RNAcentral holds the full RNA, with entries from ENA, Greengenes and SILVA. The part of an RNA shown here (small-subunit ribosomal RNA, 5' domain) has 549 nucleotides and comes from an uncultured bacterium. Its mean pLDDT, the model's own confidence on a scale to 100, is 83. It matches the Rfam family "Bacterial small subunit ribosomal RNA".

Context: one part of a larger RNA
RNA sequence: GAACGAACGCUGGCGGCGUGCCUGAGACAUGCAAGUCGCGGGAGAAAGUCGGGGCAACUCGGCGAGUAAACCGGCGUACGGGUGAGUAACACGUGGAUAACCUGCCUCGGAGUCUGGGAUAACCCGUCGAAAGACGGACUAAUACCGGAUAAGACCACGGGAAGUUCGCUUCCUGAGGUAAAAGGUGGCCUCUGCUCCUGCAAGCUAUCACUCCAAGAGGGGUCCGCGGCCUAUCAGCUAGUUGGUGAGGUAACGGCUCACCAAGGCUAAGACGGGUAGCUGGUCUGAGAGGAUGGUCAGCCACACUGGGACUGAGACACGGCCCAGAGUCCUACGGGAUGCAGCAGUCAGGAAUAUUGCGCAAUGGAGGAAACUCUGACGCAGCGACGCCGCGUGGGUGAUGAAGGCCUUCGGGUCGUAAAGCCCUGUCGGAGGGGAAGAAAAGCACGCUGGCUAAUAUCCAGCGAGCUCUUGACGGUACCCUCAAAGGAAGCACCGGCUAACUCCGUGCCAGCAGCCGCGGUAAGACGGAGGGUGCGAGCGUUGUUC
Numbered sequence: 001g002a003a004c005g006a007a008c009g010c011u012g013g014c015g016g017c018g019u020g021c022c023u024g025a026g027a028c029a030u031g032c033a034a035g036u037c038g039c040g041g042g043a044g045a046a047a048g049u050c051g052g053g054g055c056a057a058c059u060c061g062g063c064g065a066g067u068a069a070a071c072c073g074g075c076g077u078a079c080g081g082g083u084g085a086g087u088a089a090c091a092c093g094u095g096g097a098u099a100a101c102c103u104g105c106c107u108c109g110g111a112g113u114c115u116g117g118g119a120u121a122a123c124c125c126g127u128c129g130a131a132a133g134a135c136g137g138a139c140u141a142a143u144a145c146c147g148g149a150u151a152a153g154a155c156c157a158c159g160g161g162a163a164g165u166u167c168g169c170u171u172c173c174u175g176a177g178g179u180a181a182a183a184g185g186u187g188g189c190c191u192c193u194g195c196u197c198c199u200g201c202a203a204g205c206u207a208u209c210a211c212u213c214c215a216a217g218a219g220g221g222g223u224c225c226g227c228g229g230c231c232u233a234u235c236a237g238c239u240a241g242u243u244g245g246u247g248a249g250g251u252a253a254c255g256g257c258u259c260a261c262c263a264a265g266g267c268u269a270a271g272a273c274g275g276g277u278a279g280c281u282g283g284u285c286u287g288a289g290a291g292g293a294u295g296g297u298c299a300g301c302c303a304c305a306c307u308g309g310g311a312c313u314g315a316g317a318c319a320c321g322g323c324c325c326a327g328a329g330u331c332c333u334a335c336g337g338g339a340u341g342c343a344g345c346a347g348u349c350a351g352g353a354a355u356a357u358u359g360c361g362c363a364a365u366g367g368a369g370g371a372a373a374c375u376c377u378g379a380c381g382c383a384g385c386g387a388c389g390c391c392g393c394g395u396g397g398g399u400g401a402u403g404a405a406g407g408c409c410u411u412c413g414g415g416u417c418g419u420a421a422a423g424c425c426c427u428g429u430c431g432g433a434g435g436g437g438a439a440g441a442a443a444a445g446c447a448c449g450c451u452g453g454c455u456a457a458u459a460u461c462c463a464g465c466g467a468g469c470u471c472u473u474g475a476c477g478g479u480a481c482c483c484u485c486a487a488a489g490g491a492a493g494c495a496c497c498g499g500c501u502a503a504c505u506c507c508g509u510g511c512c513a514g515c516a517g518c519c520g521c522g523g524u525a526a527g528a529c530g531g532a533g534g535g536u537g538c539g540a541g542c543g544u545u546g547u548u549c
Stems, first nucleotide, its partner, number of pairs: 001549004006545005013393006019386002021351001026349003030346003035075003040072002048063006082304003092228007101221003106217002109214004114148004124137005154179003158175007184209006193202003230276003237267003242264008279301004283294004306327005329340004357383001359382003365379001366377004396426004406417004430490001432485005440476001445471001448466006493538005498519003504533005514521002
């Protein structure tokens, strides 16, 4: 000098864009943060209101409404969001390998979707319990569950042939065996079939969304390897599933991953083993560079979710807002037993030099579910707070010499603050008042037309295009921006002035009080202490402290 997620002191007008628990991975009150689908299924309220009956209490029916809430089922909850504790490791970065692997949803292609069965929740009845909740009996449905059939291709084991090969095997073609599937929903129609009897219905046809099997793709992941990036030798030897083999088990998959047996190996001064520290990277800061330091915000990867362990479900987890066990903590309890996990967004206490609102909205972008309308979304978009940072703007402009008053200094002549002020003439940024007022929104949807496709079909449906509007959607926000009005009015400080280092005098003090980054100042004329006037530097900031180069 530059930089900062900064803090502290003094000061503080406005705006834009960023940014904000670096400490206790300490503990958490409260609310919200993951649901959705009625076009999978069975069932199904109430308040209120209208009407009838009744003296009334009440009762019956319609609407509310096939709505709400709940249940079975499907998909999602493994994403998104947080944190950096652990980890010196194939965790990360980079380049490869997988002939050792998996992949829900999506895209493309192929083959199918036949025929049966038994349950169970909800609801009802009952029992236990303070509660959380649990149990028993009886009923019922499905795209829930379970049989049977079929198998293009797939898988398993056994043959034949070809190609490649790391000589282990792999790939392709082929033969005869064995094994494994499925589910319907919605809309339209009468061409075929059945019934009806001339028009409809569905078991029929058709469209679409789902379903099953196989193959391919895309995207995503698992595993393995080369190389690379901390300190310490005041850590020198380390190792028993240890190193290798055979066999078996296990996994999506290779492998001591696990186990039985066999052998005695494996690593190490090019630093094993131990100890300390640490998430890694793109990047960031500094520097002419080389390098050094660093890893906050944003992005990629990893790890973790009160602490430790475990599996279940699933395409995917050993699962932050799932389950089980143990531990510590907190809460409820009828003492028998239960409940809970903010390192999600806000917020509270604590710790600390120190770090924000218990805000608005799903309008946009993105995500989940859904055919869609739509619902959910503390992701996200916005707003609020903080000069925490960067950037921009303003605090006025011109004129004005009796060089006013006043302050300070003085050699008492004067000098200086100083065109500075006042006065006069203007301007209107920001702030204030009034008025106008966005872009961010395009879709989806509705109905129409055209073209193409499926089809028996000019029906429905699907795809594309067109134009149309009648139509709708903005949290921010009456914000940005524009216009008008008044008015110089509301808006300057901080540090320094001995040398380094730009800037000097007076008074006070008297080795005292004090200053200080280094050298050093202060003991009676102190440019170094304190005040004043003046000056210098920067300016809505200026200094100090801390840290890095």